[in-house]
Context: one part of a larger RNA
This record gives sequence, C1' cells and structure tokens, in this order.
RNA sequence: CUAAGCUUAAGGAACUCGGCAAAACAGCGUCCGUAACUUCGGGAUAAGGACCGCCCAUAUUUAUAUGGGCCACAGCAAAAGAUGCCCUGCAACUGUUUAUCAAAAACAUAGCUCCGUGCUAACUCGUAAGAGGAUGUAUACGGGGUGACCCCUGCCCAGUGCCAGAAGGUUAAGAGGAUUGGUUAACGCUGAGAAUCGAAGCCCUGGUGAACGGCGGCCGUAACUAUAACGGUCCUAAGGUAGCGAAAUUCCUUGUCGGGUAAGUUCCGACCCGCACGAAUGGGGUAAUGAUGGGGCAACUGUCUCAAGCUUAGUCUCG
Repeated sequence: CUAAGCUUAAGGAACUCGGCAAAACAGCGUCCGUAACUUCGGGAUAAGGACCGCCCAUAUUUAUAUGGGCCACAGCAAAAGAUGCCCUGCAACUGUUUAUCAAAAACAUAGCUCCGUGCUAACUCGUAAGAGGAUGUAUACGGGGUGACCCCUGCCCAGUGCCAGAAGGUUAAGAGGAUUGGUUAACGCUGAGAAUCGAAGCCCUGGUGAACGGCGGCCGUAACUAUAACGGUCCUAAGGUAGCGAAAUUCCUUGUCGGGUAAGUUCCGACCCGCACGAAUGGGGUAAUGAUGGGGCAACUGUCUCAAGCUUAGUCUCG
C1' cells in the first nucleotide's frame, strides 16, 4: 500500500455531485398516547412515553391486579431482530423488464373509449385439406388508443384517412364493327380499325376527431403614468376554451417576489413576459403504495477537521 474487520479526545456532514459508506434505531411484550390528510378502508406498530427479574401474602375464574420483600452494573439480563419525521415531482395500486453495466417516470394493469365481427363471424396460421377463434355467439370475440378514482375533455372536416352516395365525368380487357391495307381470276385468307356498349377505382356530393392531425399577425385606444375591457385591418379550415404554468416542458435565467439558511444556481409557495403547456398523442387534482427523482429536520456517527492505533490475509525481503 491492497482486502476484510475493530477502537478513538473535542467537534458532529464542516466531507461529498449526493450522508456514498459507516454509525445509530432495534422485543407484532404490557399499559398510555397518537397529527395533517383521506377513496372513511386507511394514514398507524404514526409520532412520543412508562413498565418488564425472583420470592411471599391477599383477591379471584385460567390469568392478572394490589401490597410487602430479595439480588445485580444491568431483569425483552443470551442471540437474532425497524432509524424516524416534514415538503414536493412522477406513476393510482400488487405486478413486468434490458439473462451478462439501466428496475425506472419505461411495459402491463382494472376502468374508459373508438373500430370491426350475425356465425361456415371478423381475425390468425396453412398452397390446400384443415386448425385456432370456440365445443364461444354482440354482457361474445378481434384490433387501435387511453390508463384506478374524482372534476372534465373546447374550436377546426381545408389537406390526409375512413364511411356513405341507383345521377354525371373519366376509365381496362372484352363486345362492336363504319371505314380500309395486303393477296387472289374468284370464293376466300390475313391485317389495321372509327362511332357505340363496357367494372372497381379516381373525379364529384356529403359525413366523420377518444380518425392522422391543426388550433394567427399588425395598428390604435381610458382625465398622471402604465396597461388595454374596446376599435380597425390582413390572413385562415379554425385561430388554444377549462385547467395548469420559469414546469421531467423557460432559451434569455441564478427571471421577480415571499419562505427556509449566518450565507440557498437546488427546494417550497406565488407571479405569468408559456423562446417552445393544454385537454384519452388526454388536461387538472388525488388518499394509499414505491429497493422511484428533488429538498429539508432530528438522531447518529472517522464522511470530514486530521489523523492514530490494533487484528487477519496479501504485497515486500530472505529461504
């Protein structure tokens, strides 16, 4: 020095990206006592306290209560055996995942919703026979999206998609043969071929957003100033509603204000100037849950101030 382990004055996170690691906590024993919030189930063993051995007596119903006494440094007498609290993001939850650097906010999920499917179902596998779906039958099955629950889910059908549409336009093979070429003495044979009749599709007419998607600009205006409820104008299919907002989204930015600290690019609460939130590509809340992300407090400590000693096995020297 490396690995594993033990101890340490005073201080106690000053360490560090970060309390990483370590320490501390420790009894589903008895009694007391337990907040916000809440889906009234929880949260909760919340938190926070006290007691605990042995002997005798009394009470009585097993077991405990009350009183007295005894021993010890110490009575859950050993071992093993939870740190707790506060604010907040995300995901409802239990579950699943990158066998071998990622366990998560990713996937799944119950619930919600849209589309298809009337049974020889749709759909999937197979060249087919056939099989699954299903010995099921729309409260069923298949596919897409969202993701418990609560409050909700705005506007746009111009483009793309899908659905519907006995008209019209366009349109292939085919039907049709006016007209016409070659050849022949002729009959014929062999070519080209105009009108006209010909599907789906496309054009066309509508519908449809929990279909793919989209959801503006400039100028002026109020008796301080500032701002603009208001007005004008251009463009659009329509110009972002509710809610939320420096956010897992904010570039400028360590925005500004408030809180917490002696001091806070993080954190919490507000503001709204949203570079570039926004409503099932879901929006906003939310108890419980989480080896989840961020911030704080107590306790505790060799993480540190600042290092020291010890044990074991190596490293090193000799053999």